Molecule: c-di-AMP riboswitch aptamer (ydaO/yuaA leader)
Organism: Fictibacillus phosphorivorans
RNA sequence: GCGUCUUUAUCGCUUAAUUCCUAAAACUUUUAGGAAGCGGGGGAACCAAUCGCAGUCCAACGUGACUGCAUGGGGUGAAUCUCGAGAGAUCGAGUAGGGCUACUCUCAAGCCCGAAUCCGUCAGCUAACUCCGUAAGCGUUCAGAGAGAGGCAAC
Numbered sequence: 001g002c003g004u005c006u007u008u009a010u011c012g013c014u015u016a017a018u019u020c021c022u023a024a025a026a027c028u029u030u031u032a033g034g035a036a037g038c039g040g041g042g043g044a045a046c047c048a049a050u051c052g053c054a055g056u057c058c059a060a061c062g063u064g065a066c067u068g069c070a071u072g073g074g075g076u077g078a079a080u081c082u083c084g085a086g087a088g089a090u091c092g093a094g095u096a097g098g099g100c101u102a103c104u105c106u107c108a109a110g111c112c113c114g115a116a117u118c119c120g121u122c123a124g125c126u127a128a129c130u131c132c133g134u135a136a137g138c139g140u141u142c143a144g145a146g147a148g149a150g151g152c153a154a155c
Base pairs, nucleotide, nucleotide: 011139012138013137014136018036019035020034021033022032023031024030025029037134038133039132040131041130042129047124052069053068054067055066056065057064058062072122073119074118075117076116081094082093083092084091085090097113098112099111100110101109103148104147105146106145107144
């Protein structure tokens, strides 16, 4: 000097996922609990909505009952939908939508994501009320233009 691995710190990014306190371990982190902040679900009136398909039954002819078939319906999230290939698993090309490029906004240019999972037949909105989460994963820029804001220095 170069390369690799591990740990720590600072800064930054996706995200609701941050901060503080107490106790016990531990040796600077873990566990348990609490609070603040942030985020999500359930839940009136009013408003909205009108109950999957097929068959059978009933004085009722649509209120219903029974049987069969059906992952029916809903939540978190940007992550939805279309087309094609394949026996299938899956793969490819797009796409609604979403993110980053180091103060903010607009424009331009560029690089990406477009998943996963939960409830369990059930939930529209929804004040009061009530329940829950606060994981995880990463490393873009160092001189694009315009407008604005802020800071520092000098006097």